[in-house]
RNA sequence: GGAUUCGUGGUCUAGUGGCAUGACGUUGCCUUCACACGGCGAAGAUCGGGUGUUCGAAUCACCCCGGAUCCA
Numbered sequence: 001g002g003a004u005u006c007g008u009g010g011u012c013u014a015g016u017g018g019c020a021u022g023a024c025g026u027u028g029c030c031u032u033c034a035c036a037c038g039g040c041g042a043a044g045a046u047c048g049g050g051u052g053u054u055c056g057a058a059u060c061a062c063c064c065c066g067g068a069u070c071c072a
Stems, first nucleotide, its partner, number of pairs: 001071007010024003018055001026042005048064005
């Protein structure tokens, strides 16, 4: 230098054009003498950045940034 692939709450993850899913963690209440377990709730990601396509983009196209693998 080139090719492929990945980037989504604190962590892991689903999503392949129509208001972003779940688990763990955090937190409020219930339960207990208390803790743990358990039950019912809550907060938390404008989807790596930008531009474009589209009525509509995490999703498609291009550029850039970062990680991984391969080729030279």
A computed fold for a 72-nucleotide RNA from a Methanocalculaceae archaeon, annotated as transfer RNA. Its Rfam family is "tRNA". Its mean pLDDT, the model's own confidence on a scale to 100, is 83. Taxonomically the source falls in Methanocalculaceae (Archaea, Methanobacteriota, Methanomicrobia, Methanomicrobiales).